[in-house]
RNA sequence: CGGGGACUAGUUCAUCGGUAGAACGCUCGAUUCGGGUUCGAGAGGCAGAGGGUCCAAUUCCCUCGUCCCCGA
Numbered sequence: 001c002g003g004g005g006a007c008u009a010g011u012u013c014a015u016c017g018g019u020a021g022a023a024c025g026c027u028c029g030a031u032u033c034g035g036g037u038u039c040g041a042g043a044g045g046c047a048g049a050g051g052g053u054c055c056a057a058u059u060c061c062c063u064c065g066u067c068c069c070c071g072a
Stems, first nucleotide, its partner, number of pairs: 001071007010024004018055001026042005048064005
């Protein structure tokens, strides 16, 4: 320098055009003498940044950023 991929809740990942879910973690409660386990409830993200298309975008397109892979 060229090509490809990833970037979504604290973490690991779904969703891939119609105002985003799971597991683990966290908080509260039940259970226990207490803790763990188990069970119940709850909080927590508008999706790396910006722009475009669309009635509507995390989801399509463009630019930039970070990380990874391949090639030179």